[in-house]
Molecule: transfer RNA
Organism: Chloroflexota bacterium
This record gives sequence, C1' cells and structure tokens, in this order.
RNA sequence: GCCGACGUAGCUCAAUCGGCAGAGCAUCGACCUUGUAAGUCGAGGGUUGCCGGUUCAAUUCCGGCCGUCGGCU
Repeated sequence: GCCGACGUAGCUCAAUCGGCAGAGCAUCGACCUUGUAAGUCGAGGGUUGCCGGUUCAAUUCCGGCCGUCGGCU
C1' cells in the first nucleotide's frame, strides 16, 4: 500500500425484512440474616465510533474518515 471483518450501557454481547435500543454480569437501593456471603425484588446507566447521504422512519442501507483485529504484498 491492497482486501476483509468488527465498533451498541462500566464489561461480555443481542436487536429477525429498516419500525418503541435490550439481556447477563457489575453498580446502587430494599427485603432476608446476629452479621457477611448467597438468594429475592427493584432502580439507575446509551449522542448505537465520527461526519454526511437515502427514507415518513436508520443500530440496520450507501459514501467518507477514525480505531481494533486478521489476511496479502
């Protein structure tokens, strides 16, 4: 330099054919316990990497850029 995949919550990952952005773990609170852990219930937490385009509507489709990983040279 060329090609491909990936980028979503603190972490690991979902989201079907474009139609309300979710789960587990973690964190916080309550219950339970003599106390802690475990357990039960609940809550908070997101410019879906960035900038544009298409669309009534974009995590999803298209272009550019950035980053990570892999392959080729």